[in-house]
Molecule: SAM riboswitch aptamer (S box leader)
Organism: uncultured Sporosarcina sp.
RNA sequence: CUUAUCAAGAGUGGUGGAGGGACGAGCCCGAUGAUACCCGGCAACCGAUCCCGUGGAGGGGCACGGUGCCACUUCUUGCAACGUACUGUUGGGGGAUAAG
Numbered sequence: 001c002u003u004a005u006c007a008a009g010a011g012u013g014g015u016g017g018a019g020g021g022a023c024g025a026g027c028c029c030g031a032u033g034a035u036a037c038c039c040g041g042c043a044a045c046c047g048a049u050c051c052c053g054u055g056g057a058g059g060g061g062c063a064c065g066g067u068g069c070c071a072c073u074u075c076u077u078g079c080a081a082c083g084u085a086c087u088g089u090u091g092g093g094g095g096a097u098a099a100g
Stems, first nucleotide, its partner, number of pairs: 001100006011039001013038003019029003023078004040070003045066003049061004074094001079091004
């Protein structure tokens, strides 16, 4: 950079101690213990493997390997269009993840 996905799912655990939810604003989470690490779990993007399919396209399973993820819709919003007067809908931007 390209493509795809982002409203589901996931702990009454251990260590340890003040910060965290990307950034600004808001709104929240946090000593009834956050972030982080370990264990545990969720999911199934890629590889492996199995099944359906004559083959292919495609579909389904598994969870062994590579990642990812486990408060809040990607927490909301940050730009535009439309509508409305409570603010909403749609699209985009930013971000995250996977594969190339």